[in-house]
Molecule: transfer RNA
Organism: Chloroflexota bacterium
RNA sequence: CGGGGCGUAGCGCAGCCUGGUAGCGCGUCGCCUUUGGGAGGCGAAAGUCGAGAGUUCGAAUCUCUCCGCCCCGA
Repeated sequence: CGGGGCGUAGCGCAGCCUGGUAGCGCGUCGCCUUUGGGAGGCGAAAGUCGAGAGUUCGAAUCUCUCCGCCCCGA
């Protein structure tokens, strides 16, 4: 320098192709249960979906630019 992949809750990821209420597991917090803890049950909090712009009635999703990480090639 060229090509490709990834970036979404504290952590690991799905959702993207085919635009329409942002989700799952673990963790955290509260309550129940227990002599207590663990396990179990119920509930809750936590997100400018990497950044900016464009298209659209509507963008995590489509388009463009940029940033970070990884892989391949030179």